Notes
A computed fold for an 86-nucleotide RNA from a Candidatus Bathyarchaeota archaeon, annotated as transfer RNA. RNAcentral holds the sequence, with entries from ENA.

RNA sequence: GCCAGGGUAGCGAAGUCUGGUUAACGCGCAGGCCUGCUAAGCCUGUGACCCGUCGGGUCGCGCGGGUUCGAAUCCCGCCCCUGGCG
Numbered sequence: 001g002c003c004a005g006g007g008u009a010g011c012g013a014a015g016u017c018u019g020g021u022u023a024a025c026g027c028g029c030a031g032g033c034c035u036g037c038u039a040a041g042c043c044u045g046u047g048a049c050c051c052g053u054c055g056g057g058u059c060g061c062g063c064g065g066g067u068u069c070g071a072a073u074c075c076c077g078c079c080c081c082u083g084g085c086g
Base pairs, nucleotide, nucleotide: 001085002084003083004082005081006080007079010027011026012025020069028046029045030044031043032042033041047059048058049057050056051055062078063077064076065075066074
């Protein structure tokens, strides 16, 4: 230098094919139930910021642009990781 695969919340990971509700689900964490106390099990919550906080708004899928009414998903450039070729 070329080819292929990959980068999604604290960690893992689905979703991309065919653009359209909720970034599901698991682990971890927090609170609760249970227990004499733990563990296990069960329930609820868990991206960020903001507000007038039983609620609402804005942003968020490696980075920057583009297309579109609408982008994690399509297009362009770039960065990083893994494997292969030279």

Its mean pLDDT, the model's own confidence on a scale to 100, is 81.